[in-house]
RNA sequence: CACCGCGGGAGAGUGUUGUCUGCUUCGGCCGGCAACCGCCGAAGGAGCAACCGCCCCUGGAAUCUCUCAGGCCCCUGGACCGCAGUGG
Repeated sequence: CACCGCGGGAGAGUGUUGUCUGCUUCGGCCGGCAACCGCCGAAGGAGCAACCGCCCCUGGAAUCUCUCAGGCCCCUGGACCGCAGUGG
C1' cells in the first nucleotide's frame, strides 16, 4: 500500500401528479416505475487551491468547490476511523 472480516459512521421530501401490482371496512393504505419541483454530499467523477516536486514548461493534490452520477422514512449505500488477518 492492497484485499478481507467485525464495529462505529452524517446530510437532505416518508413532496406533488400520473400509472401498475397487492390489500381494503371501498374512505383509502403499502410498494414499484415515470415526470415535475425542492434539497443533500461522505460511493464514484470533475475543477481549483494551500502545499509538495520541477523550476522553462509543467506534474501530483482535499473532508474545499461543482453536483454529471449517486442519494433524500426504515432498509440499503456510505468518505473516514478503530481492531484483527492475509499478501506485496
Model confidence (mean pLDDT): 79 of 100. Predicted 3D model of an 88-nucleotide RNA (Glycine riboswitch aptamer) from a marine sediment metagenome. RNAcentral holds the sequence, with entries from MGnify. The model forms 85% of the base pairs in the Rfam consensus.